[in-house]
Formats: sequence, structure tokens, C1' cells
RNA sequence: UUCUUAUCAAGAGAAGUGGAGGGACUGGCCCUGUGAAGCUUCAGCAACAGACAUGAAUAUGUACUGUGCUAAUUCCAGUAGCGUCAUUAUGCUUGAAGAUAAGAA
Repeated sequence: UUCUUAUCAAGAGAAGUGGAGGGACUGGCCCUGUGAAGCUUCAGCAACAGACAUGAAUAUGUACUGUGCUAAUUCCAGUAGCGUCAUUAUGCUUGAAGAUAAGAA
């Protein structure tokens, strides 16, 4: 990097450094000098895999290890379909894309 499977409505931030961007992409809408991204430290959340405990087993638990995450539902929409509404608008289902984990090549 590609493929497969699972999940994505819940949850959880401070300090230092840094100095203008960030929220994947496009559009929208937001966050940001009352300090963005990045980096460091500490803390926390979750429970995917390993480990351990209980159990006949599906499983449940712990949070030790490997990841992950800690603005907004994956921030909303993007494709297709079905509705509501006089219109602007708006609801639902589905898919694509993306993210994370595990496995494989």
C1' cells in the first nucleotide's frame, strides 16, 4: 500500500513548546492570537487484539501489554431510493468515501 471482517448517536484535556493555521477530500458550516497545526510531558476515555480471572459455553470482567481516541453524530451533506411540505426547506433508509482495530497478501 491493497484485500477481508467488525465498529463509528456514547465516552474522555491540562501544562510546556510553537506561532498560523485546523476540522481527510469537495461544498457548507465551524474552531482558532482569549493562541491553530506540529512536538513533549502528565492525565483521562474506550475495550479492538494479546494476557489474566470467572464460567460447561456463548460470554462476562480487569485495564497489565500493543494500538486507538480525548470541539461539534465520522460536525453536516456528497450516491441511490422512499416520504413530509404550497415553497424555502426537511425526515428516513442505503451506498460511496474516511477513521480505528484484527487478520491476510